The part of an RNA shown here (large-subunit ribosomal RNA, domain I) has 539 nucleotides and comes from a metagenome. The full RNA is in RNAcentral, with records from SILVA.
[in-house]
Context: one part of a larger RNA
RNA sequence: GGCGCAUGGCGGAUGCCUUGGCUCUCGGAGGCGAUGAAGGACGUGAUAAGCUGCGAUAAGCUUCGGGUAGGUGCAAAUAACCUUUGAUCCGGAGAUUUCCGAAUGGGACAACCCGGUUGGUUGAAGACCAAUCAUUCUGCAUAGCAGAAGGCUAACGCAGGGAACUGAAACAUCUUAGUACCUGCAGGAAAAGAAAAUAAAUAAUGAUUCCCCUAGUAGUGGCGAGCGAACGGGGACCAGCCCAAACCACCUAUGUUACGGCAUAUGUGGGGUUGUAGGACCACGAUGUGGCAUGAAAGUUGGUGAGCAGAAUGUUCUGGAAAGUACAGCCAUAGAGCAUGAUAGCUGCGUAUGCGAAGCCAACCCAAGCCUAGUGGUAUCCUGAGUAGCGCGGAGCACGAGGAAUUCUGCGUGAAUCUGCCGGGACCAUCCGGUAAGGCUAAAUACUCCCGAGAGACCGAUAGUGAACCAGUACUGUGAAGGAAAGGUGAAAAGCACUUCGAACAGAAGAGUGAAAUAGUUCCUGAAACCAUGCGCCU
Numbered sequence: 001g002g003c004g005c006a007u008g009g010c011g012g013a014u015g016c017c018u019u020g021g022c023u024c025u026c027g028g029a030g031g032c033g034a035u036g037a038a039g040g041a042c043g044u045g046a047u048a049a050g051c052u053g054c055g056a057u058a059a060g061c062u063u064c065g066g067g068u069a070g071g072u073g074c075a076a077a078u079a080a081c082c083u084u085u086g087a088u089c090c091g092g093a094g095a096u097u098u099c100c101g102a103a104u105g106g107g108a109c110a111a112c113c114c115g116g117u118u119g120g121u122u123g124a125a126g127a128c129c130a131a132u133c134a135u136u137c138u139g140c141a142u143a144g145c146a147g148a149a150g151g152c153u154a155a156c157g158c159a160g161g162g163a164a165c166u167g168a169a170a171c172a173u174c175u176u177a178g179u180a181c182c183u184g185c186a187g188g189a190a191a192a193g194a195a196a197a198u199a200a201a202u203a204a205u206g207a208u209u210c211c212c213c214u215a216g217u218a219g220u221g222g223c224g225a226g227c228g229a230a231c232g233g234g235g236a237c238c239a240g241c242c243c244a245a246a247c248c249a250c251c252u253a254u255g256u257u258a259c260g261g262c263a264u265a266u267g268u269g270g271g272g273u274u275g276u277a278g279g280a281c282c283a284c285g286a287u288g289u290g291g292c293a294u295g296a297a298a299g300u301u302g303g304u305g306a307g308c309a310g311a312a313u314g315u316u317c318u319g320g321a322a323a324g325u326a327c328a329g330c331c332a333u334a335g336a337g338c339a340u341g342a343u344a345g346c347u348g349c350g351u352a353u354g355c356g357a358a359g360c361c362a363a364c365c366c367a368a369g370c371c372u373a374g375u376g377g378u379a380u381c382c383u384g385a386g387u388a389g390c391g392c393g394g395a396g397c398a399c400g401a402g403g404a405a406u407u408c409u410g411c412g413u414g415a416a417u418c419u420g421c422c423g424g425g426a427c428c429a430u431c432c433g434g435u436a437a438g439g440c441u442a443a444a445u446a447c448u449c450c451c452g453a454g455a456g457a458c459c460g461a462u463a464g465u466g467a468a469c470c471a472g473u474a475c476u477g478u479g480a481a482g483g484a485a486a487g488g489u490g491a492a493a494a495g496c497a498c499u500u501c502g503a504a505c506a507g508a509a510g511a512g513u514g515a516a517a518u519a520g521u522u523c524c525u526g527a528a529a530c531c532a533u534g535c536g537c538c539u
Base pairs, nucleotide, nucleotide: 001538002537003536004535005534006533007532008531009530015524016488017487020459021458022456023455024454025453026452027451028450029448030447031152032151039100040099041098042055043054044053046078050074051073061094062093063092064091065090066089070082071081072080105114106113107112115133116132117131118130119129120128121127135149136148137147138146139145140144156187157185158184159183160182161181167174171222197205198204209236210235211234212233213232219227220226240440241439242438243384247270248269249268250267252265253264254263255262256261275418277383278382279381280380281377282376283375284374290371291370292369299364300363301362302361303360304359307355308354309353313328314327315326317324329346330345331335337349338348339347389413390412391411392410393409394408395407399425420435421434422433423432424431475482476481495523498510499509500508501507
């Protein structure tokens, strides 16, 4: 020096565990904010650095209800206190709530500085206290007053803008994709929506939305890569309405007047709302029926809401400990689960089941309110105009200009008026369907920052969230931003009194606790690499 065996050190794999995560289901909620939010700064405890709570009334104040013997958070110890005159704790309501922050009296390098007005404190003040003073919009009885807005917020929604990498095995039309991203606005959903629809077979359907088919079909496409319907069928859910106009009446203003009026223009009220056309108008008739998108207070019912009651076991043996073993019982609308010194239906918390105040929510009931018809006539009037359409340029429709309808529009042009007009994929005719150029509309659908309950052939500390632990922390970066590591003594601290060695508050040897200390806080188990010691063999 090598190999082997043994014993240790170092190290922290593995096993076991779970406070934390992940993915869903059902229900709730779907907003907060000038009555000052979200988020912070600074304070606040007997002692107090951090977290948590709270706000100069500062780990808290008041009140109503629950609840019962202890309590003064994490967090030990000491001190001082509170509490059966009911504390602590739990639920509801209220009070207080510094400063910054939309931040709003003005300013500012956020948590700071400096003012005006009115009132007050004071002998007085350049001091202090209280209230108030931003901007924009809207309305009104307009020196002003009142109301609203602003900011934050996970996804879902609608709208205005809008890429590129990529694919086409290059690349330009095309694709990626109307995606990512930016902006505006909103709601608990949003959007869409009561046909100028779809169809057409010998026929028919009847607002919108969503799902399954139709179908990777018909099409579209440097006919490349790709893109990609609809009709129709089956389901979910179902709900329909209101204006403008004609006509009538009235207020106001203007013009005119023979002062009787007339005309015009807004406005208000009635009327009226559609395609077998309807309405106005004229004539006749009717006061009833049906409905709800509407619903005050009270009441009833249900839910929620702190909570309340809630069955049944003993002994023996082993052991540190019994829930294990053995023997003998019991309950069960409860044998879900968790905890307890090992594995507990009957030890504890619970579970099944039953009950529950205030407050809040929903439904029912219902006063009031609102809406709602007919027949005939058809001379006249009305039925949404810079609109429809057309030309040019674009966009969007599965459809890339194509034979390209339908839809939207920048520029230009520009109708008809019910004997009207539009559509049925160029266009024309016939036929069929509808009635544009105003508006509203639940449900079925999308999502989950958040709350409650529950589940898992999900993870188990290099996994699962980045974060099981004081983590968006420490740390890095001028900044935008990036971003960790780190769980486990024991049943119980019983966390090693005391002695010795030692310079020792290091460490060790005893002693003691404990079932165990090779469980001693660097603490369960304790692999390998690596290091050391002893012994054996070889060189």
Rfam family: Bacterial large subunit ribosomal RNA.